[in-house]
Context: one part of a larger RNA
RNA sequence: CUGGGUGUAAAGGGAGCGUAGGCGGGAGGAUAAGUUGAAUGUGAAAUCUGUGGGCUCAACCCACAGCUGCGUUCAAAACUGUUCUUCUUGAGUGAAGUAGAGGCAGGCGGAAUUCCUAGUGUAGCGGUGAAAUGCGUAGAUAUUAGGAGGAACACCAGUGGCGAAGGCGGCCUGCUGGGCUUUUACUGACGCUGAGGCUCGAAAGCGUGGGUAGCAAACAGGAUUAGAUACCCUGGUAGUCCACGCGGUAAACGAUGAUUACUAGGUGUGGGUGGACUGACCCCAUCCGUGCCGGAGUUAACACAAUAAGUAAUCCACCUGGGGAGUACGGCCGCAAGGUUGAAACUC
Numbered sequence: 001c002u003g004g005g006u007g008u009a010a011a012g013g014g015a016g017c018g019u020a021g022g023c024g025g026g027a028g029g030a031u032a033a034g035u036u037g038a039a040u041g042u043g044a045a046a047u048c049u050g051u052g053g054g055c056u057c058a059a060c061c062c063a064c065a066g067c068u069g070c071g072u073u074c075a076a077a078a079c080u081g082u083u084c085u086u087c088u089u090g091a092g093u094g095a096a097g098u099a100g101a102g103g104c105a106g107g108c109g110g111a112a113u114u115c116c117u118a119g120u121g122u123a124g125c126g127g128u129g130a131a132a133u134g135c136g137u138a139g140a141u142a143u144u145a146g147g148a149g150g151a152a153c154a155c156c157a158g159u160g161g162c163g164a165a166g167g168c169g170g171c172c173u174g175c176u177g178g179g180c181u182u183u184u185a186c187u188g189a190c191g192c193u194g195a196g197g198c199u200c201g202a203a204a205g206c207g208u209g210g211g212u213a214g215c216a217a218a219c220a221g222g223a224u225u226a227g228a229u230a231c232c233c234u235g236g237u238a239g240u241c242c243a244c245g246c247g248g249u250a251a252a253c254g255a256u257g258a259u260u261a262c263u264a265g266g267u268g269u270g271g272g273u274g275g276a277c278u279g280a281c282c283c284c285a286u287c288c289g290u291g292c293c294g295g296a297g298u299u300a301a302c303a304c305a306a307u308a309a310g311u312a313a314u315c316c317a318c319c320u321g322g323g324g325a326g327u328a329c330g331g332c333c334g335c336a337a338g339g340u341u342g343a344a345a346c347u348c
Base pairs, nucleotide, nucleotide: 003320004319005318006317007302008301012316014200015199016198017197021193022192023191025087026086027085028084029083030082031081033080034079035076036075037074038073039072040071041070042069048066049065050064051063052062053061054060090190091187092186093185094183095182096181097180098179102176103175104174105173106172107171108170109153114148115147116146117145118144119143120142124135125134161168162167205246206245207244208243209242210241214240215239219235220234221233222232257315258314259313260312261311262310265293266292267291268290269289270288271287272286273285274284275283297304298303321348322347323346330341331340332339333338
């Protein structure tokens, strides 16, 4: 390479948008590039392959055929391509509804912790397995009233909802993205995927400037212990928060790429619509989402099973024994930390 694979054995890119490319719905006409057939030219010799023959065999030698290719001409028109016309089921638009922690900005609220001031009040408080460090007669802890400030939003809360993923949760307002349902309207294949590219991307981290209640790497002290650079305790700085910028990684997980079609059922739950009904309920049907159980089938097994890991199709990404190693070198990116791309020797 041909293959075979990627939930857990090596292997799905963290996610989206999208360029090139690849692939692409129904009907009719044209064309003849691909495709198929025929004819013809060429495909030097040697070699090679097949068959037959000659040296006793073989190597070796001889003969014939082939050499799957390319060119030209003629023909066919099913499929692919190109082009013209057309269609509506794919896709999109409009209209009418609808649920939601989707995003951004501004404002507001209560509980709690801490601190400050004042009152009451007196000897302890705190902490632990037990203690001690620590706080407290300069009046703590407790309790009452007032004030300051920051951060997070109990209950509702739900294998509930929304979002492409990361993620999103007090209340109100403004701006704004997407989804779902219904539809006698419109466009008429406008689609799918997507190497590069661009954008987004938890936490920690970095830069500048703010902010800092609680928590808390580092650090200090007290314990524990043979030791204890830990686990436990008392403190405590970065950080956690905000603005702008950088970084670009995670067990970024469903360890399961995207899209489309098909393939038994049962039972919950969220959002719509239709039917039936006196009726918002219940019931029946249906669409979209989200769980559980389970048959066929698949699987090494576990398990998956209409939200497939089943049956097929298209496109992308990735894997190819363990270690060395996600290392070295080089390139690119970054302020740095580092990221990305990514070997070999050697060894088993």